[in-house]
Context: one part of a larger RNA
RNA sequence: CUAGGCGUAAAGCGUAUGUAGGCUGUCGUAUAAGUCUUUAGUAAAAUUUUCCGGCUCAACCGGGAAAAGCCUAAAGAUACUGUUCGACUUGAGUGUGGGAGAGGGAGACGGAAUUCCUGGUGUAGCGGUGAAAUGCGUAGAUAUCAGGAGGAACACCGAUGGCGAAAGCGGUUCCCUGGGCCAUUACUGACGCUGAAGUACGAAAGCUAGGGUAGCAAACAGGAUUAGAUACCCUGGUAGUCCUAGCUGUAAACGAUGUUCACUAGAUGUGGGAGGUAUCGACCCCUUCCGCGUCGGCGCUAACGCAUUAAGUGAACCGCCUGGGGAGUACGGCCGCAAGGUUGAAACUC
Numbered sequence: 001c002u003a004g005g006c007g008u009a010a011a012g013c014g015u016a017u018g019u020a021g022g023c024u025g026u027c028g029u030a031u032a033a034g035u036c037u038u039u040a041g042u043a044a045a046a047u048u049u050u051c052c053g054g055c056u057c058a059a060c061c062g063g064g065a066a067a068a069g070c071c072u073a074a075a076g077a078u079a080c081u082g083u084u085c086g087a088c089u090u091g092a093g094u095g096u097g098g099g100a101g102a103g104g105g106a107g108a109c110g111g112a113a114u115u116c117c118u119g120g121u122g123u124a125g126c127g128g129u130g131a132a133a134u135g136c137g138u139a140g141a142u143a144u145c146a147g148g149a150g151g152a153a154c155a156c157c158g159a160u161g162g163c164g165a166a167a168g169c170g171g172u173u174c175c176c177u178g179g180g181c182c183a184u185u186a187c188u189g190a191c192g193c194u195g196a197a198g199u200a201c202g203a204a205a206g207c208u209a210g211g212g213u214a215g216c217a218a219a220c221a222g223g224a225u226u227a228g229a230u231a232c233c234c235u236g237g238u239a240g241u242c243c244u245a246g247c248u249g250u251a252a253a254c255g256a257u258g259u260u261c262a263c264u265a266g267a268u269g270u271g272g273g274a275g276g277u278a279u280c281g282a283c284c285c286c287u288u289c290c291g292c293g294u295c296g297g298c299g300c301u302a303a304c305g306c307a308u309u310a311a312g313u314g315a316a317c318c319g320c321c322u323g324g325g326g327a328g329u330a331c332g333g334c335c336g337c338a339a340g341g342u343u344g345a346a347a348c349u350c
Stems, first nucleotide, its partner, number of pairs: 003322004007304002012318001014201004021194003025088004030083002033081002035077007048066007091191001092188003095184004103177003107173003110154001115149007125136002162169002206247006215241002220236004258317006266295011299306002323350003332343004
């Protein structure tokens, strides 16, 4: 390479957007590039196949015949692909009318709790543990009441719930703003799908500069435990955690399951719409569209299990895998302030 694969055995890029490329709805017109047919040419010899012959046979050798992708030219075919022109509405998008949401950004405000400060009451303990001790406290702690300061996070509602491309998003309110859903079919008329590069976003930790620091807490210190204890437990405690601006670009970034489209039994719960039935009205009930779950049949699977949210049946495009270790290492390139990231071997060994 071919082939077979990628939930758990090796293997889906963390997620999106998007260039090239690949693929692309229905009907007609023209063309004849691809495609197909016929004819002609070319396709050296050796080789290959086959027949005959020569070395005692065979290998080997000689002679005859056959076959041949590709290529060139001409004549034709027009279903499919391509190209040209025209048309269509189902794919895609737009308009109009609704309605849901912790989707994003900026501002303002709120209450509970912890800590600290001030004052009152009050007195000898508090705290902590398996048990203790370090620690705090007669300079009045702990407890309790009142007032104040400041930072961080938003109990209940809260859900098997919702939103977002993913990361992720939760007090209230206002401003700015993205996407999706339903109904209507009014408009455009294939405008689509995927996507190597590229670009953007991307938890936590970490880094740079400047702020902030209540609680928590790597490092560190002390007390215990222990044979030891560079730990688990306790008392403290600095980076950090928070904000602003920038960098980093990784995670078991997981559904360990790429994106898009079509098709293939059901049952049940729940979130958002629409229509119908019923009713004074609202529920209930029925139908339907879009989500999120549970169970389950066919089918699939090595099994576990998946099962209309597929791991079923097909189509398009991308990514990735090819025994374990060495190793996500070395070297080189690119990126980064650094930490490091990304790309990514071999010897050797089993």